Predicted 3D model of an 85-nucleotide RNA (transfer RNA) from a bacterium.
RNA sequence: GCCCGGAUGGUGGAAUUGGUAGACACGCAAGACUUAAAAUCUUGUGGCUGAAUAAGCCGUGCCGGUUCGACCCCGGCUCUGGGCA
Numbered sequence: 001g002c003c004c005g006g007a008u009g010g011u012g013g014a015a016u017u018g019g020u021a022g023a024c025a026c027g028c029a030a031g032a033c034u035u036a037a038a039a040u041c042u043u044g045u046g047g048c049u050g051a052a053u054a055a056g057c058c059g060u061g062c063c064g065g066u067u068c069g070a071c072c073c074c075g076g077c078u079c080u081g082g083g084c085a
Stems, first nucleotide, its partner, number of pairs: 001084007010026003019068001027045006046058004061077005
C1' cells in the first nucleotide's frame, strides 16, 4: 500500500431486503425471605432539562450525504482484529 471484518447502555451481547434502538444475561438500586447474611424471588435501571414515574430534546465510533424516515444505504475519516504484498 491492497483486501476482509469489528466499533450499539455500567459490562457482555441482540436487533440489518430502511419503519417504536437496547431483546436476553450480568451488574447496580429498592423490596420480600433470614436472627443476620448468602442463595432465591419481585420491581426498577441510557443521558439532559424538569418537582415529576408528566412533557420535551438527545443518543448505535466521528463528520457529511441519500430518504418522509438510517444501527441498517452512500462518501470520507479514526481506532481495532485478520489476510496479502

It was read from a public genome assembly. The coordinates come from a structure-prediction model, not an experiment, and the mean pLDDT is 80.